RNAcentral holds the sequence, with entries from ENA. A computed fold for a 72-nucleotide RNA from Gekko kuhli, annotated as transfer RNA. Its Rfam family is "tRNA".
[in-house]
């Protein structure tokens, strides 16, 4: 140079057209003599960026950026 999969919460990930979630981890509370385990519960996301498509996009098309990979 050209194929292909991938980007969603700190962290690994689900979600494929209409409510953004799950697990670890983080803070508070309760239990403890303290700590750890347990139990409740709260924060934390303009879903990688722009632009079409649609009544409505995280999801569907096109481009551009980044990671991994295959080819040369």
């Nucleotide at each position: 140079g050209g194929g292909g999969c991938c980007g969603u919460a700190g962290c690994u990930c689900a979600g494929u057209g209409g409510g953004a979630g799950a697990g670890c981890a983080u803070c508070u509370g309760c239990u403890u003599u303290g700590c750890g385990u347990g139990c409740a519960g709260a924060a934390g996301g303009c879903c990688u960026c722009a632009g079409g498509u649609u009544c409505g996009a995280u999801c569907c098309c096109u481009g551009g950026c980044g990671u991994c990979u295959c080819c040369a």

Overview:
NCBI's taxonomy places the organism under Eukaryota, Dipnotetrapodomorpha, Sauropsida, Gekkoninae, Gekko.